[in-house]
RNA sequence: GUCUGGGCCUUGCACGGCAGGGUCUCCGAACCAUGUCAGGACCUAGCGGUAGCAGCAUUAAGGGGAAUACCCUGGGUGUUGCAAGAUCACCUGGGCUGA
Repeated sequence: GUCUGGGCCUUGCACGGCAGGGUCUCCGAACCAUGUCAGGACCUAGCGGUAGCAGCAUUAAGGGGAAUACCCUGGGUGUUGCAAGAUCACCUGGGCUGA
């Protein structure tokens, strides 16, 4: 001096990690959620029927708790791994050649 590999750079994928949500459980609607609707009300000659307050139950919105497995989402997450690309400005390995 030259060739080449790797690192540094970019992107993608996978894995791990972090954060949030879901999943589990409890509370939770005077009336404008559902179901069942005592009493009572209404209709009917009657048999029966209708709507439906309170109560009870299940929950919605929302809130509390538990748990570390699973699911979803996210990143200027990680000197993780693989692949592709980019680049001789820097670092490093090897080959060749010249002085």
Bacterial small signal recognition particle RNA from an Anaerolineae bacterium, 99 nucleotides, folded computationally. Lineage of the source: Bacteria > Bacillati > Chloroflexota > Anaerolineae. The coordinates come from a structure-prediction model, not an experiment, and the mean pLDDT is 78. Rfam family: Bacterial small signal recognition particle RNA. Rfam describes the family as follows. The signal recognition particle (SRP) is a universally conserved ribonucleoprotein involved in the co-translational targeting of proteins to membranes.